[in-house]
Context: one part of a larger RNA
RNA sequence: CUGGGCGUAAAGGGCGUGUAGGCGGUGCGGUACGUGGGGUCGGAAAGGCGGCGGCUCAACCGGCGCAGGGGCUCCAAACGGCCACACUGGAGGGCAGGAGAGGUGCGCGGAAUUCCCGGUGGAGCGGUGAAAUGCGUAGAGAUCGGGAAGAACACCCGUGGCGAAGGCGGCGCACUGGCCUGGCCCUGACGCUGAGGCGCGACAGCGUGGGGAGCGAACGGGAUUAGAUACCCCGGUAGUCCACGCCGUAAACGAUGGGUACUAGGUGUCGGGGGGGUUCACCCCGCGGUGCCGGAGCUUACGCACUAAGUACCCCGCCUGGGGAGUACGGCCGCAAGGUUGAAACUC
Numbered sequence: 001c002u003g004g005g006c007g008u009a010a011a012g013g014g015c016g017u018g019u020a021g022g023c024g025g026u027g028c029g030g031u032a033c034g035u036g037g038g039g040u041c042g043g044a045a046a047g048g049c050g051g052c053g054g055c056u057c058a059a060c061c062g063g064c065g066c067a068g069g070g071g072c073u074c075c076a077a078a079c080g081g082c083c084a085c086a087c088u089g090g091a092g093g094g095c096a097g098g099a100g101a102g103g104u105g106c107g108c109g110g111a112a113u114u115c116c117c118g119g120u121g122g123a124g125c126g127g128u129g130a131a132a133u134g135c136g137u138a139g140a141g142a143u144c145g146g147g148a149a150g151a152a153c154a155c156c157c158g159u160g161g162c163g164a165a166g167g168c169g170g171c172g173c174a175c176u177g178g179c180c181u182g183g184c185c186c187u188g189a190c191g192c193u194g195a196g197g198c199g200c201g202a203c204a205g206c207g208u209g210g211g212g213a214g215c216g217a218a219c220g221g222g223a224u225u226a227g228a229u230a231c232c233c234c235g236g237u238a239g240u241c242c243a244c245g246c247c248g249u250a251a252a253c254g255a256u257g258g259g260u261a262c263u264a265g266g267u268g269u270c271g272g273g274g275g276g277g278u279u280c281a282c283c284c285c286g287c288g289g290u291g292c293c294g295g296a297g298c299u300u301a302c303g304c305a306c307u308a309a310g311u312a313c314c315c316c317g318c319c320u321g322g323g324g325a326g327u328a329c330g331g332c333c334g335c336a337a338g339g340u341u342g343a344a345a346c347u348c
Base pairs, nucleotide, nucleotide: 003320004319005318006317007302008301012316014200015199016198017197021193022192023191025087026086027085029083030082031081033080034079035076036075037074038073039072040071041070048066049065050064052062053061054060090190091187092186093185094184095182096181097180098179102176103175104174105173106172107171108170109153113149114148115147116146117145118144119143120142124135125134161168162167205246206245207244208243209242210241214240215239219235220234221233222232257315258314259313260312261311262310265293266292267291268290269289270288271287273285274284275283276282297304298303321348322347323346330341331340332339333338
């Protein structure tokens, strides 16, 4: 180097962007680097392979043949490479429309909750399986009016939409990314993937400053219990929120990497387009998304099945018995917590 694999058995990198590299559409011409063929030089011996022979066999040994990197030279030009010209189907752009919780910032709104002030009122409230702690005659709870604050946005809401993933949901404005549809036009292979790198990345956690209504690790109390460092109840700090900076993990899941092409159908839904029609419900066609059912095929099975786990090709990542162990050591990163890379002895 060669094998087989990665939905659930070990195995898809959390996601993107992109460097090197790998791979790469159609036509024509050229070249001859790869490639194929001929000739020639050489490839010491041993070794290897094939058949033959010698020790009773074998190992071993002998002898014959073959293979074995390469040099020079001639020929071929299909395929790959390179050069040149051309093309439009891949890719990108222009134009015209379109949907959307995509992102960032600023502003605004109502419901609810808690607190504060005032009115009414007068004995309970709250909580549970039942209670108690707790709150309340210094007037609670209830109810009405006023005020303050923070956080989250009921219904709409969908089996819906958007985003690369994490994720995104009140309303308005500004800035901004991506996507879809249509058919003429433009560029002319500009493409795919992507080791490193760089960026993004839920929750919790960390730093500085702010904020703090509700909820609520820790903690205190009440119960329960044999005990109760819990489950239930009354409180409650960090935190949850904002700004900036870190962390970089996850059942980061579709447990399914990305791209392209091909391979029966049926049905729902979202967004454009085309045609028909009694002009708005409806029918037909095509595109892009998102579900369900199902055939071939695949699969140990379950199941997957044009959103493939089918049939192929290209590129990356990863696996190679269980434990030890995602540990130790070292490196790198981090303020820390820790992250990342990642063994061995030993043992079954």
RNAcentral holds the full RNA, with entries from Greengenes. Small-subunit ribosomal RNA, central domain from an uncultured Bacillota bacterium, 348 nucleotides, folded computationally.